[in-house]
A computed fold for a 73-nucleotide RNA from a Planctomycetota bacterium, annotated as transfer RNA. It matches the Rfam family "tRNA". Rfam's curators write: Transfer RNA (tRNA) molecules are approximately 80 nucleotides in length. By type it is a transfer RNA. Gene Ontology term of the family: triplet codon-amino acid adaptor activity.
RNA sequence: GGGGACGUAGCUCAACUGGGAGAGCGCUGGCUUUGCAAGCCAGAGGUUGCCGGUUCGAUCCCGGUCGUCUCCA
Numbered sequence: 001g002g003g004g005a006c007g008u009a010g011c012u013c014a015a016c017u018g019g020g021a022g023a024g025c026g027c028u029g030g031c032u033u034u035g036c037a038a039g040c041c042a043g044a045g046g047u048u049g050c051c052g053g054u055u056c057g058a059u060c061c062c063g064g065u066c067g068u069c070u071c072c073a
Stems, first nucleotide, its partner, number of pairs: 001072007010025004019056001027043005049065005
């Protein structure tokens, strides 16, 4: 320098291939216990890397850009 993959909650990852943004762990509160842990209930937490385009509507499609991983030279 060229090709490919990935980027979504604090962490690890889903979202049935255009229409409700979610799960586990973690965090907060409550119940339970002499207390802790475990368990149960409830809750907070997101500009879906960024910019733009297509569309009535975009995590999903298109272009650009940044970052990470990988292959080739």